Predicted 3D model of an 83-nucleotide RNA (c-di-GMP-I riboswitch aptamer) from uncultured Methylomonas sp. Its mean pLDDT, the model's own confidence on a scale to 100, is 78. Lineage of the source: Bacteria > Pseudomonadati > Pseudomonadota > Methylococcales > Methylomonas.

[in-house]
This record gives sequence, structure tokens and C1' cells, in this order.
RNA sequence: AAUGAUAGAGGCCAAACCUAUCGUGAGGUAGGGACGGAAAGCUACAGAACUUUUAAAUACUAAAAGUUGGCUGAGUUGCAAAU
Repeated sequence: AAUGAUAGAGGCCAAACCUAUCGUGAGGUAGGGACGGAAAGCUACAGAACUUUUAAAUACUAAAAGUUGGCUGAGUUGCAAAU
């Protein structure tokens, strides 16, 4: 420098839910809390799902603007044993 098995050890992250707060909303942030995770680190590029607005008699549908990285793919970065 490259590869990155296994999850022994030492560790890491943190679902649902509760509280506070922001947002019309999907949802976000902080604290508590652990369902799980070997990239459950980062990125909204492509799908998918969800929200708002408009058109259409409602819904479906279409367009625009958003949300979700713990929905899938993709891009990118990293740790440990060993070689």
C1' cells in the first nucleotide's frame, strides 16, 4: 500500500415507544430506550414508497415541490484478524 474472511476480545450505531422541539404534512433534531445492524458511516444519482399543491366530480391518474440512506440499487469513505 492492497484485499477486507470471522465476529473471539475491545468497541460502534440505534428500531418501536416516551418526552421536548421544528414542519401544513411525510418526517427531522435532542434526551431516554434497544428491535436489530458488519458499513444501520456519508451521498437524494436511478427506482420504490410516503407527503403537500394544482388539474380532473371523489379516488385512481398527470405535473410540480418535498420526505425516507434502518426500502432496493449505485457512488464514496472506514475498522479489526489474517495474507
The model forms 95% of the base pairs in the Rfam consensus. Its Rfam family is "c-di-GMP-I riboswitch aptamer". From the family's description: GEMM was predicted in a large-scale screen for bacterial structured RNA regulatory elements.